Predicted 3D model of a 386-nucleotide RNA (Bacterial RNase P class A) from Actinotalea sp. K2.
The coordinates come from a structure-prediction model, not an experiment, and the mean pLDDT is 77.
It matches the Rfam family "Bacterial RNase P class A". It is annotated as a ribozyme. Rfam describes the family as follows. Ribonuclease P (RNase P) is a ubiquitous endoribonuclease, found in archaea, bacteria and eukarya as well as chloroplasts and mitochondria.
The sequence was found by an Rfam model in a public genome assembly.

RNA sequence: UGAGUCGGCCAGGCGGCCGCGUCGAGUGUGGUUCGCCACCUCGCCGAGGAACGUCCGGGCUCCACAGAGCAAGGUGGUGGGUAACACCCACCCGGGGUGACCCGCGGGAAAGUGCCACAGAGAAGAGACCGCCCCUGCCGCCUCGGCGGACGGGGUAAGGGUGAAACGGUGGUGUAAGAGACCACCAGCGUGCCGGGUGACCGGUGCGGCUCGGUAAACCCCACCUGGAGCAAGGCCAGACAGGGAGCGUUCGAGGGCUGCUCGCCCGAGCUCCCGGGUAGGCCGCUGGAGGCGUACGGCAACGUGCGUCGUAGAUGGAUGGCCGCCACCCGUGUGCGGGCAACCGCGUGCGGGGACAGAACCCGGCGUACCGGCCGACUCAUCCG
Numbered sequence: 001u002g003a004g005u006c007g008g009c010c011a012g013g014c015g016g017c018c019g020c021g022u023c024g025a026g027u028g029u030g031g032u033u034c035g036c037c038a039c040c041u042c043g044c045c046g047a048g049g050a051a052c053g054u055c056c057g058g059g060c061u062c063c064a065c066a067g068a069g070c071a072a073g074g075u076g077g078u079g080g081g082u083a084a085c086a087c088c089c090a091c092c093c094g095g096g097g098u099g100a101c102c103c104g105c106g107g108g109a110a111a112g113u114g115c116c117a118c119a120g121a122g123a124a125g126a127g128a129c130c131g132c133c134c135c136u137g138c139c140g141c142c143u144c145g146g147c148g149g150a151c152g153g154g155g156u157a158a159g160g161g162u163g164a165a166a167c168g169g170u171g172g173u174g175u176a177a178g179a180g181a182c183c184a185c186c187a188g189c190g191u192g193c194c195g196g197g198u199g200a201c202c203g204g205u206g207c208g209g210c211u212c213g214g215u216a217a218a219c220c221c222c223a224c225c226u227g228g229a230g231c232a233a234g235g236c237c238a239g240a241c242a243g244g245g246a247g248c249g250u251u252c253g254a255g256g257g258c259u260g261c262u263c264g265c266c267c268g269a270g271c272u273c274c275c276g277g278g279u280a281g282g283c284c285g286c287u288g289g290a291g292g293c294g295u296a297c298g299g300c301a302a303c304g305u306g307c308g309u310c311g312u313a314g315a316u317g318g319a320u321g322g323c324c325g326c327c328a329c330c331c332g333u334g335u336g337c338g339g340g341c342a343a344c345c346g347c348g349u350g351c352g353g354g355g356a357c358a359g360a361a362c363c364c365g366g367c368g369u370a371c372c373g374g375c376c377g378a379c380u381c382a383u384c385c386g
Stems, first nucleotide, its partner, number of pairs: 001382010012327007020046002023043004028039004048357001052368002055366005060230004067263004072226005077091005092106001093104004107221002112219002114215003129160002131156005137151001138149004168186006187211001189208008234284004243275006255267004291310008329354011
């Protein structure tokens, strides 16, 4: 200098005018049930890195939190972190990259069942289509030893062919031809022992049958986890109304709760449907919480502990916005100067354009997705110079 990998950060600034919401203030105006309310004026404050999707996990709230079984759903290498997780960290194994590094829906296919398109003879304790080999009879030739051919019967998984995948690989022995049939080496699997590691696993060594395909985001098996509903949770206040009819039931128990189902337990005098009528207001919950930042210590890290410090969105048809000016940034284009062989680069200046994705609604921790652009750090590879 070029090409890359990983991590972190920012999300324009200042000023003027107008507008909106919460809260506070006012000898302000009006109303009042004397608690306060509405309006006006002034002041403070007023979205995000994802506030988003609502995909996971929790806090919180209610269901009066006996219990057992079944079902259903989820998670899935190991060790740790955490309130918890499907998240994070470290490591292991497999795959990719020269490398920094990246990717993995990563338990079990040797418990069972199912499935494996097309092609192919055959798709899982398989398979003779071509080929190769043997045999009896037949035909032809013949130097009478044999050779060639069609049909038939059998052997063979070495070769060809199909396929994503064809039941280990190479070499030899063997054979009519062949074959783990046998042997050597290699690969793989299972198993015993030794060593290392908390562990997943790794290294070494011996033995075995010689070899067992893939698929579990197919059923299934194994281990572990999970009660349900959600701030329209839930609680309080105020206000309105008009009842009528039918059915079932009160210990021979309707209905309800334990919120998938069953058993079991508990409560239990009301419950269901139809017609008709009324209301759709306010307050609490509500934001200080597993909080942010700094620092010291422990830990490889995620993170934890101590100390210090900071702290102002809470709307409810739902506020947080609009316009103008200057500056900064980015893009395009013209121009002056400087550098360079050139492509081009740097500085200055003129004109035109651009600024995304998106917005709280009970609160947190994650994941995923969207995004104009910009900045910083660590590392890798290649080339050049010293």